[in-house]
Context: one part of a larger RNA
């Protein structure tokens, strides 16, 4: 732009995409079958492999500055603290959240129709016989359905509830933002406000700060002090920032 008024929701589902997979073991059953040796179909369970898919409580990763721990150097005027650099966060030991897997959970499936090679009823032609010529029953991991997902621009542009009658209803701009994301869009919010930041408390790492006292000749050790500091979490709370505002939107319908 269209879908002959706009407009919020909820939906049908033309058609389209994705799945689709193997295997052990057991129990019927040491049965049927066979002289033994061996050893079933059908049927029923149990467990696995490969693969997909969601998550992220526990495992186990990453975590580029979260917290300690260090070596060398240089700097902060010196002790003390503290920084800044080391081809890689200088090295190292750990770690929230996110993201992930190695990790959990699930998943293929049944059941239905019409076939396919095939197996049949009936049954002529052909007084027999014959699954076919009329007719009629079964049969596949295959197809259509059944499971998931998109989907009415499906132009045959569908259906339903509700709301609005005029600068209405509602939409955008614009601005604070993430669960969202290349951009746009989607999605929470914009003072009648928890939307981000900060701040408070909590949670989680990280392991007992810095000062000081104390003891030791010194390295350094113990008290204060389960200390201090804590991104990305939870909650709270209008301090700061989403102000004011401005556009589009009005009749081939009621």
């Nucleotide at each position: 732009c269209g879908u002959a008024g706009g407009a919020u929701a909820u939906u049908u589902g033309a058609g389209g995409a994705g799945a689709g997979c193997c295997g052990u073991u057991u129990c019927u059953a040491g049965u049927a079958c066979g002289a033994g040796a061996g050893g079933a179909c059908c049927g029923a369970a149990a467990c696995g492999g490969a693969c997909g898919a969601a998550c992220c409580g526990a495992c186990g990763g990453u975590g580029u500055u979260c917290c300690a721990g260090u070596u060398g150097u240089c700097g902060c005027g010196c002790c003390a603290g503290c920084g800044g650099c080391a081809a890689u966060g200088g090295c190292u030991g750990g770690g929230u959240a996110g993201c992930c897997g190695c990790g959990u959970u699930c998943g293929g499936a049944a059941a239905g129709g019409a076939u396919a090679a095939g197996u049949g009823c009936u049954g002529a032609a052909u007084g027999c016989a014959u699954c076919u010529a009329a007719g009629c029953a079964c049969g596949a991991a295959g197809c259509c359905c059944g499971c998931u997902c998109c989907a009415a621009g499906a132009a045959u542009a569908g259906a339903u509830a509700u709301c609005c009658c005029u600068g209405a209803a509602g939409a955008c701009g614009c601005c604070u933002u993430g669960u969202a994301g290349a951009c746009u869009a989607c999605a929470a919010g914009g003072u009648u406000g928890a939307u981000a930041g900060g701040a408070g408390c909590u949670a989680u790492g990280u392991g007992u700060a810095a000062g000081a006292g104390c003891c030791g000749c010194g390295a350094g050790g113990c008290u204060u002090u389960a200390a201090g500091c804590u991104u990305a979490a939870g909650c709270u709370u209008a301090c700061u920032a989403a102000u004011c505002c401005g556009u589009c939107g009005u009749c081939u319908g009621g």
Annotation
Large-subunit ribosomal RNA, domain VI from a Candidatus Omnitrophota bacterium, 254 nucleotides, folded computationally. The organism belongs to Candidatus Omnitrophota, within Bacteria. Its Rfam family is "Bacterial large subunit ribosomal RNA". Its family is annotated with structural constituent of ribosome and ribosome in the Gene Ontology.